[in-house]
RNA sequence: GGGCCCAUAGCUCAUCUGGUAGAGCGCUGCCCCUGCAAGGCAGAGGUAUCGGGUUCGAUCCCCGAUGGGUCCA
Numbered sequence: 001g002g003g004c005c006c007a008u009a010g011c012u013c014a015u016c017u018g019g020u021a022g023a024g025c026g027c028u029g030c031c032c033c034u035g036c037a038a039g040g041c042a043g044a045g046g047u048a049u050c051g052g053g054u055u056c057g058a059u060c061c062c063c064g065a066u067g068g069g070u071c072c073a
Stems, first nucleotide, its partner, number of pairs: 001072007010025004019056001027043005049065005
């Protein structure tokens, strides 16, 4: 320098061909217990890395940038 892949909640990851985003763990409250843990119920938490474009509508499609991984030189 070039090819490919990835970037979504605090962490690990889903979201199948465009229709306003979920799970597990973690966190908070309540129940249970003498208390803790475990268990049960409920809840909070994300302008989907950034900037443009297409579209009635973009996490998803197109272009560019940034960061990471990998291969080639």
RNAcentral holds the sequence, with entries from ENA.
The RNA shown here (transfer RNA) has 73 nucleotides and comes from a Candidatus Pacearchaeota archaeon.
Rfam family: tRNA. It is annotated as a transfer RNA.
The coordinates come from a structure-prediction model, not an experiment, and the mean pLDDT is 80.